A computed fold for a 540-nucleotide part of an RNA from Aquimarina sp. U1-2, annotated as large-subunit ribosomal RNA, domain I.
Context: one part of a larger RNA
RNA sequence: GGCGUAUGGGGAAUGCCUAGGCUCUCAGAGGCGAAGAAGGACGUGAUAAGCUGCGAAAAGCUGUGGUGAGGGGCACAUACCUGUUGAUCCGCAGAUAUCCGAAUGGGGCAACCCGGCAUGUUGAAGACAUGUCAUACUGAAUUUAUUUUGGUAAGCAAACCCGGAGAACUGAAACAUCUAAGUACCCGGAGGAGAAGAAAACAAUAGUGAUUUCGUUAGUAGUGGCGAGCGAACGCGAAUUAGCCCAAACCUGUUUUGUUACGGCAAGUCAGGGGUUGUAGGACUACAAUAUAGAGUGUAUGAUGAAUUAGAAUCCUUUGGAAAUAGGAGCCAUAGACGGUGAUAGCCCGGUAUAGGUAAGUCAUAUAUUUUUAGUAGUAUCCUGAGUAGUGCGGGGCACGUGUAACCCUGUAUGAAUUAGUGGGGACCAUCCCAUAAGGCUAAAUACUCCUGAGAGACCGAUAGUGAACCAGUACCGUGAGGGAAAGGUGAAAAGAACCCUGAAUAAGGGAGUGAAAAAGAUCCUGAAACCAUACGCUU
Repeated sequence: GGCGUAUGGGGAAUGCCUAGGCUCUCAGAGGCGAAGAAGGACGUGAUAAGCUGCGAAAAGCUGUGGUGAGGGGCACAUACCUGUUGAUCCGCAGAUAUCCGAAUGGGGCAACCCGGCAUGUUGAAGACAUGUCAUACUGAAUUUAUUUUGGUAAGCAAACCCGGAGAACUGAAACAUCUAAGUACCCGGAGGAGAAGAAAACAAUAGUGAUUUCGUUAGUAGUGGCGAGCGAACGCGAAUUAGCCCAAACCUGUUUUGUUACGGCAAGUCAGGGGUUGUAGGACUACAAUAUAGAGUGUAUGAUGAAUUAGAAUCCUUUGGAAAUAGGAGCCAUAGACGGUGAUAGCCCGGUAUAGGUAAGUCAUAUAUUUUUAGUAGUAUCCUGAGUAGUGCGGGGCACGUGUAACCCUGUAUGAAUUAGUGGGGACCAUCCCAUAAGGCUAAAUACUCCUGAGAGACCGAUAGUGAACCAGUACCGUGAGGGAAAGGUGAAAAGAACCCUGAAUAAGGGAGUGAAAAAGAUCCUGAAACCAUACGCUU
């Protein structure tokens, strides 16, 4: 020096655990904000650095409902308070709520500085207190001139939705049309959903009957440097169902203008009635009458509804530190969900099934009241959405790249008809069929989850699972935008080692003691390997 055996150190793998995550289901909620939000700064405790709570009324104040013996958060100890005259705690409703922040009296390097006006402290102020003073839009009353007073907006927020604007990498094995993709990013807007929506729709000789979503049709028909790719619809089956209101004609009133022979006439504004469609409807004329179905508000009753209340049934022996284990004998069950308790508990504890209970609120029913909602016949006249439909040129959207390219939108130039009308049925024409544009509203089925409650998992178990199980978006890095960790486990219970010894020692260790265990001693469950050491054996 090597190998082996044994005993240790070192280290933190492994096993077990879970306080935290992940993914969903059901239900709720789907907003907060000038009555000052989200988010912060600074304060606030007897003592107080941090977290949590709160705001100069500051770990809190008031009222009220619940509960019933302790309480003064995490967080021990001491002191001092407080509580059956009902505290703490839980629910509901209020009060207070510094400064910054949309931040809004002006300014500003956020949490700071400096003002005007009114009132008060005053007789006074280089003072203090209270209130008020931003901008934009809107807009009543009146003295018709100041605008007082008033209303709305703003800012924040995870995704979902609509609109505007809109890439490139990439793919095409290069690349330009094309693709990626109307994606990402940006802007505006709204709601609990949004958008769409009651046929100028589809279809095809048969018919359907608003929209939305799902399954299928179907990777079909098509489209496509006919490359890469893109990619329907009709129909069928489901979810859910709901339909309505204006403009106009006509009537009435109001008022303005023009004109006048002062009798009016004409044109227009505004308001009310009327009316709303394709087997065309309505106005108008002539009849008829109280039907049907809703909606709002009030009252009554019932249900639901926060904190919360009641809530069954077990003992013995054995092993053990400890029984819930094992053995024996019982019991409850509308409760054998789950969690805890010194190992594995239906009957020990909290609960669970079930049954109660009330405020605000919500829902249902009844009733009262207000309000909305229908018909028949005739057809002479009138009405039925105009710079619209259509057309030329240039684009865009439709699965559809200009193509035979219909249909929809429109920048530009033009530009109809009026129910004997008009549009469509994928060039175009005819026949036939379908529908009534140029105004508007509309629940449900659908999408999402920052958030709340209940629950689930052939999801993870501390290098995993969120970046974060732990005081984590922290420490730390960066001028900044931004980047971004590591770090869980004594024990059933601190019973956390009194006392003694060695020692300079409040280090460390040895006794003693606790404990089932200290080879569980706080660098604390288990404690692998690398690596280091000691003893012994063999050996070069």
Lineage of the source: Bacteria > Pseudomonadati > Flavobacteriia > Flavobacteriaceae > Aquimarina.